[in-house]
Molecule: small-subunit ribosomal RNA
Organism: Bullacta caurina
């Protein structure tokens, strides 16, 4: 760093998915060790038990226990009393701390945090440093005991006591307040001194007698707090207006302290599109993760700040709190209770219940570091050091090492087997080593500042020594992407899948197995975040056609701006100086055996904040200029735009004449309309609406638009030429104006078209297209709407950047034109672009400002809002769902798209098929079987060149299992075989007789070949699957086409060549040309026929001679004809015209490929054959194999192909005459003779064929007869006797006789074949075969007709064009309706919470205020009392909260309604891609089952 993934293929848009890092994670399989970390992310849910903040006796006074003395009672034991002692115990009174340290993130969007600054507006205990001082006095009071009430809690009363508790007086360095005044700084607000007079402090305790600790003012540091301020800090505009203590001002109250922080009273002001109000989420930062950065996400752990401590709400102490282990009060909740009232808050460690996919031990120590008391000893700390549990995370190390080939054995994989491959040096085995495990010794550091003392971890790290490979390897993945593959099993089934996708019988994808790959004490998945994603784009993106330029314009904010001088410094740049906590990151260095981890240093880290410079640029100030902009003069051109007149041509309509049967309309009717006089023609009149011709590629206008003519009002452009004014520009969210049709409201008007709507047609239907009529509208007025494919699908505006050519308007000149300014077009060059294209009218190069877009679908849809009379517009989502939709070009392929050609394609033309009878083949349908295939063209007289048995593969029934073949082994019999009887349908059995092989050997007996048994490898299948091949074959098509190789062109597919002009049967040739050149086809070449020569000369042949039996028979001949080889010919060679080439013509036997054959390109159809054959898998294996009889394959209501025979006189019948050619024959042909009415028999020459036979050719022609009819047509059916072939003719064979004599009178739609020796018509012969062709493949005889031609059928080919088709029009494809199934909106109603308002109630507590009743300290009094002043208490003010009511948002829950997505084979039609069969399509608007349909105006896409 990319990759995958839209298409046949190509680029480009564009989105979805992957590979990478990372985590407080879970979950699956597995699991040896250590080090460092980290571990309730959910319910701010509830909590049993334990502990987490106490401590000081040197602040205090009693009690107690202990000990000392003394004393007193007892015999003792021991008891009681006083006095002391100290380092004892719990409680209280005082003092410190308890506001730290420890959790949690609920709520806060805020001075909450972050920075950075301000306090001249402020406080701060212990700490530290400075000055000053501590004189006198008084009064309580808790404990403790007494009383009393309670079930506890705990109260209530007396009585009595101390303090460093509490109060009074005195002093004031000093400090506060007032008043004078003086120096000094500031924009202001202050500082410091000097006078005066007012107020204001204290407390002791320990002592070795030095002092120490404390305490009081005040000054100053340190610290830590608080208050204000500048800038940064998430999403909503479908929250756009907030706001009444609100905003500012006098005052005065309150605070440490400034403030509406509060209250009077005056003012009416503040905030807001630079987003105020309102909602909605969230704790913030240093930081962490990721990225190259820039940014994204994030806020665990540690560190800093806030905030909260069961939910609200309050204060009090105090230095400091509105307090997590303090108090009041209310509310939930939990527990005690004697029911009357109590208690309690784990977001502290542990630990428990629920909740969840999930997060640990009710440990150990206060050694260490650090904290609170103290004076200290010390005590206390779940802070905090340790340990425990989890693979949670990073890091470290192991699970051996060397050697070992019989390449063991087992698996797998291959092969017919032998054998081969592969695990695999892997095991085994052999030698070694001990990390780790294990037992045993040892044994720290961590502990500090002179010493001693002090260790939770912990007998832990670490070390040594033994033993012994000994105690240790899983996991995922192996189709691309992405490293790594094969075998069986499964059969669109089970299942995989991240994303393409994968499975339908050979799965590298599912599933196991080998094997291999990747990582490893972990591996894989899930889930979230960054990256890849330049896919929001500051760095770095787009807007003609892929998403996207606002219809248009005017203009407010706002941005952005010409030349020249200055000026000061906001921006800028530069330096300095604070500052940015530490940790983290980076770099270097060191310390743990290394790393993780720790630990110095230094660098980085900012839109920070001050001061100092510099002035080039922007901004701002000042002065000025004239090139941008604007004004004046003077011309022009114009459907710019209003408003009023006026005209003439046409349509309908009226009303009068001529005139007489139609007229109108369509593809073809037909509705209509007309004898009541139409149409068509004159003439007249009314009436609306529109302006032909010019007229255009033209011209104006911002855009929508604007078109007779003539006037009046107005806008705006261009040009000259001078002078003026001085940047006045340019773009412009919001705002306003304008704005095609349609449409809407009210009044007019209303020929003419014409939605709807009526009929007539067309159709299967036809809510359409076509005709006939028609109403809203179209038109004017005043109003509204507010959208169009408002498009150049292209914002303005300004510069600058080759050229050619038209037009519109002006100026100037030397004028058929040039030069120059505005406009409007076409073509092109660089450039640009995914390509089309665009190109001074830019989509080019750059500026400046505004809109707008981020994958298809859902959806411009739902909601909400605003705007409208209404349609309806503007604003505008999500859940779901898909991998793609999408743009430009290529290649094909197709068009009810062009152009060109070409074929028996059509046209002409002959003859047929379809009708009828058979004959054969198919389908059906029958049946025990009626074997199997072949099924539009390109199956159906096909495979089958011969189904009676056989053939057969089918059925039924009877046998056989090593087999009907084939090859081996072993083992054992017998030669082979013949031929006979018996049972049997037969296959087979079963007897019997004959027979006596070869080679060694004296023999017994071995061996071989043949046949049998028996065991055992195996034989066989026309079972299956032609979509698992081979091979042959059919069709497009004997149609001309199909391709490369080098170059060129184009990002690429791909194009050029193969197109273009002619020309040909032909991509056949020829000319041109960014092409040359090749291949496979095409032609030829090879067979045959058709002319001629040579040669050959018998079985052919016979012209001449002879001879004859008269037959080329015989002599003889090779001339002719034929044989069969070999050549010759024919090539557009020769004329004409001319490039191919075509026409025409000479010669020729034959003339433009001379007729015919064979020969089939690259490929299509998964066409056809697994039953010719062969073969891969897979299936049967006493049977799906094999033999044997019979039967079927010949069945028959119907269909359908393909032939024969025919319907007759061009003929049928009978007689008679002539003439082929190409074949076949020895298991054959078979002559002649004979017999028979024939089939055919009898007999038998000749013939292995140019000799003999089949053989007779028939149509032809020559006679005679039939004389139009179911006949003498016509032969089916059928009796009835035979003839052949063959073990066998019943099922089921051909032929002959006599006899019978159907249907059938030239065939509907339709459809085939042919173009010359052809069609037609006529017969001959041969393959298969024993018999059995109307079929098949060959032979020849006779021997026509017609082609203007190419418009239309079909079917090809080549160019082109348009595509939404690539399975390729048998495509695709749109929409209701049915059904499932998910998602949304909606809605009576009901219902939760948040919030905020109205009334009312209203605890605690603060402030205000206070009758009565109470009260040590001070003052006045000798007292008694009274006073101050407290305290309680009662009202008021505020208040949490509750109760009721309204409103607002959000969510729940829903009968019922409406939409929308998905989903192989459901209906209806057939709207769209081609001219998609009416071009499509956009605004409206009416209509329709539904796609749709049409009306009116735009568009071209």
């Nucleotide at each position: 760093a990319g990759a995958g993934u839209u298409u046949g293929a190509u680029c480009c848009u564009g989105g979805c998915u992957c590979a990478g890092a990372a985590u407080g994670a879970a979950c699956g399989c597995u699991g040896g060790c250590g080090g460092u970390a980290u571990g309730u992310a959910u319910u701010a849910a509830g909590c049993a038990u334990g502990c987490a903040a106490g401590u000081c006796g040197a602040a205090c006074g009693a009690a107690g226990a202990g000990u000392a003395u003394c004393u007193c009672c007892g015999c003792a034991a021991g008891g009681g009393g006083a006095u002391g002692c100290a380092a004892c115990u719990g409680a209280g009174u005082g003092g410190c701390g308890a506001a730290c340290g420890g959790g949690u993130g609920a709520g806060u969007a805020a001075c909450a945090c972050a920075u950075a600054a301000g306090u001249a507006a402020u406080c701060u205990a212990c700490u530290u440093u400075a000055a000053a001082g501590a004189u006198u006095g008084g009064g309580a009071u808790a404990g403790c005991c007494c009383u009393a009430u309670g079930a506890a809690a705990a109260u209530a009363g007396g009585a009595u006591u101390a303090a460093u508790a509490c109060c009074g007086a005195a002093u004031a360095u000093g400090u506060u307040u007032u008043a004078a005044c003086c120096u000094u700084a500031u924009u202001a607000a202050g500082a410091g001194g000097u006078u005066a007079a007012a107020a204001u402090a204290a407390a002791g305790g320990c002592u070795u007698c030095g002092g120490c600790c404390g305490c009081u003012u005040u000054a100053a540091a340190a610290u830590g707090a608080g208050c204000u301020u500048g800038u940064g800090u998430u999403c909503u505009a479908u929250u756009a207006g907030c706001u009444u203590g609100u905003u500012g001002g006098u005052a005065a109250g309150g605070u440490a302290a400034u403030g509406g922080c509060u209250u009077a009273c005056c003012a009416a002001g503040g905030c807001g599109a630079u987003g105020a109000u309102a909602g909605a989420u969230a704790g913030u930062c240093g930081g962490c993760c990721u990225g190259a950065g820039a940014g994204g996400g994030u806020g665990u752990a540690c560190g800093g700040c806030c905030a909260c401590a069961u939910u609200g709400g309050g204060a009090c102490u105090g230095a400091g709190a509105u307090a997590c282990g303090g108090c009041c009060c209310a509310g939930a909740c939990u527990c005690c209770u004697a029911c009357g009232g109590g208690a309690g808050g784990c977001a502290g460690c542990a630990g428990c219940u629920a909740a969840g996919a999930a997060u640990a031990u009710u440990u150990c120590g206060c050694a260490a570091u650090g904290g609170g008391c103290g004076a200290a000893a010390g005590c206390c700390u779940g802070a905090c050091g340790a340990a425990g549990c989890a693979a949670u995370a990073c890091c470290g190390c192991g699970u051996g090492a060397a050697u070992g080939a019989u390449g063991a054995a087992g698996g797998c994989c291959u092969g017919a087997a032998a054998g081969g491959g592969u695990u695999g040096u892997a095991a085994a085995g052999u030698u070694c080593u001990u990390u780790u495990u294990u037992u045993a010794g040892g044994g720290a550091a961590g502990a500090a500042g002179a010493a001693a003392g002090u260790g939770a971890c912990g007998g832990u790290a670490c070390c040594u020594a033994a033993a012994g490979a000994a105690u240790a390897a899983g996991u995922c993945c192996c189709g691309g992407c992405u490293a790594a593959u094969u075998a069986c099993g499964u059969g669109c089934c089970a299942g995989c899948a991240g994303c393409c996708g994968c499975g339908g019988u050979a799965a590298g994808a599912c599933g196991u197995a080998a094997g291999g790959g990747g990582c490893a004490a972990g591996c894989g998945u899930u889930a979230u975040u960054c990256g890849g994603a330049u896919u929001u784009a500051c760095u770095g993106g787009g807007c003609g056609u892929a998403a996207a330029g606002g219809g248009u314009g005017u203009g407010u904010a706002g941005g952005u701006g010409g030349a020249u001088a200055a000026a000061g410094a906001a921006g800028u740049u530069a330096g300095a100086u604070a500052u940015g906590a530490a940790a983290u990151u980076u770099a270097u260095a060191g310390g743990c055996u290394u790393a993780a981890c720790c630990u110095g240093u230094a660098a980085a880290a900012g839109u920070u904040a001050u001061c100092u410079a510099a002035a080039a640029c922007c901004a701002u100030u000042u002065a000025u200029c004239u090139a941008g902009a604007g004004u004046u003069u003077a011309g022009a051109a114009g459907g710019g735009g209003a408003a009023a007149a006026u005209g003439g041509a046409a349509u309908u309509c009226u009303u009068g004449g001529u005139g007489u049967a139609g007229g109108g309309g369509u593809g073809g009717a037909a509705u209509c309309u007309g004898u009541a006089a139409a149409u068509a023609u004159c003439a007249a009149g009314a009436g609306g609406a529109a302006c032909a011709c010019c007229g255009a590629u033209g011209g104006c206008g911002a855009a929508g638009g604007c078109a007779a003519u003539u006037u009046u009002c107005u806008g705006g452009u261009c040009u000259a030429u001078a002078a003026c004014u001085g940047a006045c520009a340019c773009u412009g969210a919001g705002g306003c104006a304008c704005g095609a049709a349609a449409g809407c409201u009210a009044g007019g008007g209303g020929a003419g078209c014409a939605a709807a709507c009526g009929g007539g047609a067309u159709u299967a239907g036809a809510u359409a297209c076509c005709c006939c009529g028609g109403u809203a509208g179209u038109c004017c007025u005043a109003g509204c709407c507010g959208u169009a494919a408002a498009c150049g699908u292209u914002g303005u505006a300004u510069a600058c950047u080759c050229g050619a050519u038209g037009u519109c308007c002006g100026a100037c000149c030397a004028a058929u034109g040039g030069u120059u300014g505005g406009g409007u077009g076409u073509c092109u060059a660089a450039g640009c672009u995914a390509a089309c294209g665009u190109a001074u009218u830019a989509a080019g190069u750059a500026u400046a400002c505004c809109g707008c877009c981020u994958g298809g679908g859902g959806a411009g849809u739902a909601u909400g809002c605003u705007c409208g009379c209404a349609a309806g517009a503007g604003u505008g989502a999500a859940a779901c769902u898909c991998a793609a939709a999408g743009g430009a070009a290529u290649u094909g392929a197709c068009g009810g798209g062009g152009a060109u050609c070409c074929g028996c394609a059509c046209a002409a033309a002959u003859g047929g098929u379809g009708g009828a009878g058979c004959a054969u083949g198919u389908u059906g349908u029958u049946u025990a079987a009626u074997u199997c295939g072949a099924u539009g063209a390109u199956a159906c007289g096909c495979g089958a060149a011969a189904a009676a048995c056989c053939u057969u593969a089918c059925c039924a029934g009877g046998g056989c299992u090593u087999g009907a073949c084939a090859u081996g082994u072993a083992u054992u019999u017998g030669a082979a075989g013949u031929u006979u009887a018996u049972a049997g349908a037969a296959a087979u059995a079963u007897a019997a007789a004959c027979g006596g092989c070869u080679u060694u050997g004296u023999a017994a007996a071995a061996a071989g070949a043949c046949a049998g048994a028996u065991a055992c490898a195996c034989a066989g299948g026309u079972g299956c699957u032609g979509c698992a091949u081979g091979g042959c074959u059919g069709u497009c098509g004997u149609c001309a086409g199909c391709u490369c190789g080098u170059g060129u062109u184009g990002u690429g597919a791909a194009a050029u060549g193969u197109u273009g002009g002619g020309u040909u049967c032909a991509g056949u040739c020829u000319c041109g040309c960014a092409a040359c050149g090749a291949g496979c086809g095409c032609a030829a070449c090879c067979c045959u026929c058709u002319u001629u020569u040579u040669u050959u000369g018998u079985u052919g042949c016979u012209a001449a001679c002879a001879a004859u039996u008269c037959g080329g028979u015989u002599g003889a001949g090779u001339a002719c004809u034929c044989u069969a080889a070999a050549a010759a010919g024919a090539c557009u060679g020769c004329c004409a015209a001319u490039u191919a080439u075509u026409u025409g013509g000479a010669g020729g036997a034959a003339g433009g490929u001379g007729g015919g054959g064979a020969c089939g390109a690259c490929g299509u159809c998964a066409a056809g054959u697994c039953a010719u054959c062969a073969u891969g898998g897979u299936c049967c294996u006493u049977a799906u194999g094999u033999c044997c009889u019979g039967g079927g394959c010949u069945a028959c209501a119907a269909a359908c192909g393909u032939g024969c025979u025919a319907u007759a006189a061009u003929g049928g019948a009978u007689g008679g005459u002539a003439u082929a050619a190409a074949g076949a024959g020895u298991u054959g042909c078979a002559a002649a003779a004979c017999g028979g009415u024939a089939a055919c028999g009898u007999c038998a020459a000749g013939c292995u064929a140019a000799u003999c036979u089949c053989a007779a050719a028939a149509a032809a022609c020559c006679a005679u007869u039939c004389c139009c009819a179911g006949u003498u047509u016509g032969g089916a059916u059928u009796g009835a006797g035979g003839u052949c072939u063959g073990a066998a003719a019943c099922u089921c064979g051909a032929c002959c006789u006599u006899a019978u004599g159907a249907a059938a009178c030239u065939a509907g739609a339709a459809u085939c074949a042919u173009u010359a020796g052809u069609a037609a018509u006529c017969g001959c012969a041969a393959a298969u075969c024993a018999g059995c062709a109307u079929g098949u493949u060959g032979c020849g005889g006779u021997g026509a007709a017609u082609a203007c031609g190419u418009u239309c059928u079909c079917g090809g080919a080549u160019c082109u064009u348009g595509u939404a088709c690539a399975u390729a029009c048998c495509g695709c494809c749109c929409g209701u309706c049915a059904a499932a199934u998910c998602c949304c909106c909606u809605a009576a109603a009901a219902u939760g919470a948040a919030u905020u308002u109205u009334a009312u109630u209203g605890a605690a507590g603060a402030c205000a205020u206070u009758g009565u009743a109470c009260u040590a300290a001070c003052u006045c009094g000798a007292a008694a009392g009274a006073g101050a002043g407290g305290a309680a208490u009662g009202u008021g003010u505020u208040u949490a909260g509750g109760u009721a009511g309204g409103g607002u948002u959000c969510g729940c829950u829903a009968a019922g309604g409406g939409g929308g997505g998905u989903u192989a084979a459901g209906u209806c039609g057939a709207a769209a891609c081609a001219a998609g069969g009416u071009u499509g399509u956009c605004g409206u608007a009416c209509c329709g089952g539904a796609a749709g349909g049409u009306g009116c105006g735009g568009c071209a896409g």